Context: one part of a larger RNA
């Protein structure tokens, strides 16, 4: 821009893409078969491999704005306690998120029409013949079925609702996001829990500072599962989402 008034939702599905793999073992059954050795079809079940989708409860990884320990040095006048720098100084852990080596799932069942192949009935040709007329069975291939997209499917579909115009509706702007390069998408904007803060809590670290006690002291212990804490969960208007502006009407001739 179109879809022939403009909108907001929800669908249909022409069509397109994805998937499609495979092993071992057990039962049937040491059965059928076979002199024996050996050893099934058909059917049922279990466990895997690779591939693939989703997820983070578990096991782990990462986690340079979390916690602790510690070396050297500079500084905060000194002690104590801290801060800066040294690869995040080094080391031990680690929330959310993101993740695989972790967890869960998938390939199917089924139907249709068939290939090779196997048949029924059956003449031409009194026989025979699966074929000439006619009718069946038959494969990971084909068409559906499963998953995803899909009306620019210009053949532009359908249903419901809203608006008769300063309209319905949308955008700008702001607070943000499991959304994201930008854009888009989604949530919210005081009739408010959208983000921050605060409170509580999950979770992490692992027992703060100060003081008491024991010890000459290093240190230990008590106060005290302490103190501190990024992204988690809930509550709470304390802060910021103020006020407002723009587009959108002319369908007919």
């Nucleotide at each position: 821009c179109g879809u022939u008034a403009g909108a907001a939702a929800u669908c249909u599905g022409a069509g397109u893409g994805g998937a499609g793999c495979u092993g071992a073992c057990c039962c049937u059954a040491g059965u059928a078969c076979g002199a024996g050795a050996g050893g099934a079809c058909c059917g049922g079940g279990u466990c895997g491999g690779a591939c693939u989708g989703a997820c983070c409860g578990c096991u782990g990884g990462u986690g340079c704005a979390c916690c602790a320990g510690u070396u050297g040095u500079u500084c905060c006048g000194c002690c104590a306690g801290g801060a800066g720098c040294a690869u995040c100084g080094c080391u031990g852990g680690g929330u959310a998120g993101c993740u695989a080596u972790g967890u869960c799932g998938g390939g199917a069942u089924u139907g249709g029409a068939u290939a090779a192949g196997c048949g029924c009935u059956g003449a031409a040709a009194g026989c025979a013949u699966a074929u000439a007329a006619g009718c069946g069975c038959g494969a990971a291939a084909c068409c559906a079925g499963c998953c995803a997209c899909a009306a620019g499917a210009u053949g532009a579909g359908a249903u419901u609702u809203c608006u008769u115009u300063a309209a319905a509706g949308g955008g700008c702007c702001g607070u943000g996001g499991g959304a994201g390069a930008u854009u888009a998408c989604c949530a919210c904007g005081u009739u408010g829990a959208u983000a921050g803060g605060c409170u509580a809590u999950a979770g992490g670290u692992g027992g703060a500072a100060g003081g008491g006690c024991a010890g000459u002291a290093a240190u230990g212990u008590c106060u005290g599962c302490a103190g501190c804490c990024g992204a988690g969960u809930a509550g709470u208007a304390c802060u910021a989402a103020u006020u407002g502006c723009c587009c959108g009407u002319c369908a007919g001739g």

Predicted 3D model of a 253-nucleotide part of an RNA (large-subunit ribosomal RNA, domain VI) from Maribacter sp. ACAM166.
Model confidence (mean pLDDT): 87 of 100.
The sequence was found in a public genome assembly.